[in-house]
Predicted 3D model of a 531-nucleotide part of an RNA (large-subunit ribosomal RNA, domain I) from Parapedobacter deserti. NCBI's taxonomy places the organism under Bacteria, Bacteroidota, Sphingobacteriia, Sphingobacteriales, Parapedobacter. Rfam family: Bacterial large subunit ribosomal RNA. Gene Ontology terms of the family: ribosome and structural constituent of ribosome. The coordinates come from a structure-prediction model, not an experiment, and the mean pLDDT is 83.
Context: one part of a larger RNA
RNA sequence: GGCACACGGGGGAUGCCUAGGCUCCCAGAGGCGAAGAAGGACGCGACAAGCUGCGAUAAGCCACGGGGAUCGGCAAAUACGAAUUGAUCCGUGGGUUUCCGAAUGGGGUAACCUGAUGUACUGAAGGUACAUCGUAUAAUACGCGAACGCGCUGAACUGAAACAUCUAAGUAGGCGUAGGAGGAGAAAACAACAGUGAUUCCGCAAGUAGUGGCGAGCGAACGCGGAUUAGCCCAAACCGGAUAUGUUACGGCAUAUGCGGGGUUGUAGGACCAUGACAUGGCAUGCAUGCGCGAAGUGGAAACCGGAAGGGAAGCCGGUACCAUAGGGGGUGAUAGUCCCGUACACGCAAGCAAGUGCAGCCUAAUGGUAUCCUGAGUACCGCGGGGUCGGAGACGCCCUGCGGGAAUCCGGCGGCACCAUCCGCCAAGGCUAAAUACUCCUGGGAGACCGAUAGUGAACCAGUACCGUGAGGGAAAGGUGAAAAGAACCCCGAACAGGGGAGUGAAAUAGAACCUGAAACCGUGUGCCU
Numbered sequence: 001g002g003c004a005c006a007c008g009g010g011g012g013a014u015g016c017c018u019a020g021g022c023u024c025c026c027a028g029a030g031g032c033g034a035a036g037a038a039g040g041a042c043g044c045g046a047c048a049a050g051c052u053g054c055g056a057u058a059a060g061c062c063a064c065g066g067g068g069a070u071c072g073g074c075a076a077a078u079a080c081g082a083a084u085u086g087a088u089c090c091g092u093g094g095g096u097u098u099c100c101g102a103a104u105g106g107g108g109u110a111a112c113c114u115g116a117u118g119u120a121c122u123g124a125a126g127g128u129a130c131a132u133c134g135u136a137u138a139a140u141a142c143g144c145g146a147a148c149g150c151g152c153u154g155a156a157c158u159g160a161a162a163c164a165u166c167u168a169a170g171u172a173g174g175c176g177u178a179g180g181a182g183g184a185g186a187a188a189a190c191a192a193c194a195g196u197g198a199u200u201c202c203g204c205a206a207g208u209a210g211u212g213g214c215g216a217g218c219g220a221a222c223g224c225g226g227a228u229u230a231g232c233c234c235a236a237a238c239c240g241g242a243u244a245u246g247u248u249a250c251g252g253c254a255u256a257u258g259c260g261g262g263g264u265u266g267u268a269g270g271a272c273c274a275u276g277a278c279a280u281g282g283c284a285u286g287c288a289u290g291c292g293c294g295a296a297g298u299g300g301a302a303a304c305c306g307g308a309a310g311g312g313a314a315g316c317c318g319g320u321a322c323c324a325u326a327g328g329g330g331g332u333g334a335u336a337g338u339c340c341c342g343u344a345c346a347c348g349c350a351a352g353c354a355a356g357u358g359c360a361g362c363c364u365a366a367u368g369g370u371a372u373c374c375u376g377a378g379u380a381c382c383g384c385g386g387g388g389u390c391g392g393a394g395a396c397g398c399c400c401u402g403c404g405g406g407a408a409u410c411c412g413g414c415g416g417c418a419c420c421a422u423c424c425g426c427c428a429a430g431g432c433u434a435a436a437u438a439c440u441c442c443u444g445g446g447a448g449a450c451c452g453a454u455a456g457u458g459a460a461c462c463a464g465u466a467c468c469g470u471g472a473g474g475g476a477a478a479g480g481u482g483a484a485a486a487g488a489a490c491c492c493c494g495a496a497c498a499g500g501g502g503a504g505u506g507a508a509a510u511a512g513a514a515c516c517u518g519a520a521a522c523c524g525u526g527u528g529c530c531u
Base pairs, nucleotide, nucleotide: 001530002529003528004527005526006525007524008523009522015516016480017479020451021450022448023447024446025445026444027443028442029440030439031144032143039100040099041098042055043054044053046078050074051073061094062093063092064091065090066089070082071081072080105114106113107112115133116132117131118130119129120128121127134142135141148179149177150176151175152174153173159166163213189196190195200227201226202225203224204223210218211217231432232431233430234376238261239260240259242257243256244255245254246253247252266410268375269374270373271372272369273368274367275366281363282362283361285360286359287358288357289356292353293352297347298346299345303320304319305318306317307316321338322337323327329341330340331339381405382404383403384402385401386400387399388398391417412427413426414425415424416423467474468473487515490502491501492500493499
């Protein structure tokens, strides 16, 4: 030095565990904010550094409700207290709530500085306290918030095996803005000689018809089946009255503006004229009531005996029972329907919600006539340039519109994929509209052929922390004694509050806090063999 065996050190894999995550489902909630939010700074404890809670009334104050013996948070210690005259605790409501922050009297390098006015303390100067003073006048708004909606704006990487049309993609990003949803929405629609009857969402139609350097790719609709269903209001004609102006022969008339009635559509409708009705049906509006839902919470069944091992029985074995609308789950010294908390079931209840009901308010018709009047204008439409659509300019309709031109008025107008005719459908240029749909920062309940500490969130642990960076920003590591602290009195070695040896506890201390198990690398000690 090598090999083997034994015993250690070292290290923290593995196994087991879960306090934390992940993904869904059901229900709730879907906002908070000038009555000062979200988020912070600084304080508040007998002693108090951190976290939590709270705000100079400061781990808290008041009331009501629940509850019934302990309590003064994490936090175990000491001291001192509170509580059956009902504390702590739980729920609901209220009070307090420094300073910063939209931050709002002015300023400012956030948590600081400094004014004006009024009032009080004073008789004054000065000071202190309280209130008020933002844009900005009345109302309202302002700021924050995870995703979901709508609008405006809008890439590139990439793909096309290069690349320019194209694609990625109207995606990401930016801006604006709304709601619990939003948007869309009651046919100038589709269809095809038969018909349908607002919108939205899902399944099919269908990877079809198409489109496309006819490359890569992109990609409908009709129709059918479902979910859910809901339809309405203006403008105008006409009537009325008001104000202003013009005019007047003072009787009015005309024009303009705003208001009330009226009226709302395409088998045209309405005004107007004539006839006739006051009923029926409805409501998405307001108020009242309240079946029920609903906070903390209450009751809540039933098992014992024997036995080996074991520290310990609930497990196991044997025996005999019981409850069950409860054999979901968790805990208890190993695996419990009957030990504990619970569970099924039953009950209770404030705020709030709320089916339904009542009252109020609002809406709601018809028939005939057709001379006249009305029915949304820089609009429709056309040209040019773009965009949308499955449609990339194409034979290219339809929809939107930047520029230019620019109608008709029911004997009217638009569409049915160039254009024309026939035929068919519809009535633009005003507006509103629940449900079916999307999402989850958040609350409650439930589930998992999801993870189990290099996994699962970055974060199971005082983590967006420590640390890094001027900054935007980046961003960790780190879980487990034991059933119970019974956490090792006392003695010894030692400089020792280091470490260790005894003693003691414990089932175990090679479970001793650097604490379950304790692999490998690596480092030793002893013995044997070989060189």